[in-house]
RNA sequence: AUGAUGGCAAGGGGAGAGACUACAAUUGUAGCGCCGAAGGAGCAAGCAUGAAUGUGUGAAUCUCUCAGGCAAAAGAACACUUGCUUGACG
Numbered sequence: 001a002u003g004a005u006g007g008c009a010a011g012g013g014g015a016g017a018g019a020c021u022a023c024a025a026u027u028g029u030a031g032c033g034c035c036g037a038a039g040g041a042g043c044a045a046g047c048a049u050g051a052a053u054g055u056g057u058g059a060a061u062c063u064c065u066c067a068g069g070c071a072a073a074a075g076a077a078c079a080c081u082u083g084c085u086u087g088a089c090g
Base pairs, nucleotide, nucleotide: 006085007084008083009082010081011080013078018032020031021030022029023028033070034069035068039066040064041063042062046057047056048055049054
C1' cells in the first nucleotide's frame, strides 16, 4: 500500500447411500446390503537419478473403503461473506 499468499474465528449454504434383518430394549451386539465430501491410503504427466525393466518425488470432488456414514438432528469436503492476523511482487 486499490495488499499477492497463508493462518484463525464467526455466520449462512452444503451431496450420496437400509428409519434393513435378528436379539435386546433405547441409539447396544451380530448379520447382510450400500455411500464418498471429515481423516487415512494409492498414482498420471512432469521433475530428479540410473546403462536399464526401474527407484525417488508427485494432484484431485479420480481410485480404495481402513476409519466414517446410510430418517430427522448433529457432523461434513468445498467455495462464499464478515472480522482479526500474516506481509510477497511493485
The RNA shown here (Glycine riboswitch aptamer) has 90 nucleotides and comes from Mesobacillus maritimus. The sequence was found by an Rfam model in a public genome assembly. Its Rfam family is "Glycine riboswitch aptamer". Gene Ontology term of the family: glycine biosynthetic process.